[in-house]
């Protein structure tokens, strides 16, 4: 650092559809057309694996996430009346 499981980003309905995906039609290919399709993103922790010899490990003590087309509806918190 990557590749896979897993869980966390409060819970739901609606509509669009990108990027994957399948089918088809061109067919070297490029493309096209239909269908799926709003956690594909961050973190965490477990596993393979690259790379690098960096400075890590323990220990204590505070803290604890960002972010997610549109619209509607609870749920929480803080405010106000």
């Nucleotide at each position: 650092u990557c590749g896979c499981u897993u869980g966390a980003g409060g819970a739901g309905c609606g509509u669009u559809g990108c990027a994957u995906c399948g089918a088809c039609a061109c067919c070297u290919a490029c493309u096209g057309u239909c269908g799926u399709c709003a956690g594909g993103c961050u973190c965490a922790a477990g596993u393979g694996g690259a790379u690098u010899u960096a400075c890590a490990a323990a220990c204590c003590u505070u803290g604890c996430a960002a972010c997610g087309a549109c619209g509607c509806u609870c749920g929480u918190u803080u405010u106000u009346c």
This is a predicted structure of an 81-nucleotide RNA (SAH (S-adenosyl-L-homocysteine) riboswitch aptamer) from Proteobacteria bacterium UBA7415. The coordinates come from a structure-prediction model, not an experiment, and the mean pLDDT is 77. Lineage of the source: Bacteria > Pseudomonadati > Pseudomonadota. Rfam family: SAH (S-adenosyl-L-homocysteine) riboswitch aptamer. Rfam links the family to the GO terms regulation of gene expression and S-adenosylhomocysteine metabolic process.